The RNA shown here (transfer RNA) has 73 nucleotides and comes from a Myxococcota bacterium. Model confidence (mean pLDDT): 80 of 100. RNAcentral holds the sequence, with entries from ENA. The organism belongs to Myxococcota, within Bacteria. Its Rfam family is "tRNA".
[in-house]
RNA sequence: GCGCUCGAAGCUCAACUGGAUGAGCGCCCGGCUACGAACCGGGAGGGUGCAGGUUCGAGUCCUGCCGAGCGCA
Numbered sequence: 001g002c003g004c005u006c007g008a009a010g011c012u013c014a015a016c017u018g019g020a021u022g023a024g025c026g027c028c029c030g031g032c033u034a035c036g037a038a039c040c041g042g043g044a045g046g047g048u049g050c051a052g053g054u055u056c057g058a059g060u061c062c063u064g065c066c067g068a069g070c071g072c073a
Base pairs, nucleotide, nucleotide: 001072002071003070004069005068006067007066010025011024012023013022019056027043028042029041030040031039049065050064051063052062053061
């Protein structure tokens, strides 16, 4: 330098070919307990790496950047 794959809650990931974002762990509050742990209930937290484009509608499709991994040179 070229090619391919991937960037989404603090972390690990789901979202089945475009219909409007969710789970587990963690965190906070409450219940239980003599107090904790475990367990049970509830809650906060992201418009999805950035900027454009297509579309009635984009995490999803297209373009350019940025970052990570792999391969080739």